[in-house]
RNA sequence: GCAAAGCCGCCGAAAGGCGGUGACGCAGAGCUACGGGACUAACGCGAGCAAAGCUCGUCAUGUCCGCCGAGCCGCCA
Numbered sequence: 001g002c003a004a005a006g007c008c009g010c011c012g013a014a015a016g017g018c019g020g021u022g023a024c025g026c027a028g029a030g031c032u033a034c035g036g037g038a039c040u041a042a043c044g045c046g047a048g049c050a051a052a053g054c055u056c057g058u059c060a061u062g063u064c065c066g067c068c069g070a071g072c073c074g075c076c077a
Stems, first nucleotide, its partner, number of pairs: 001026002006021006024066001030072003034069003037064003044058006
């Protein structure tokens, strides 16, 4: 210097994000989803039901850099 979980508010279908509070930790816990991995499943697709619609399955184009690797940058005294 940063800020996990929890709690409050907002956004989001969700995962999750942002702000506040709060400190479990971090000497790159700064940045980039590039490789692996993890999470979610709205839309789409498939199935069931007579249908509206609902349920189930599947799917990343969504998310995580505080899971691992890689790349980039790293100020002043």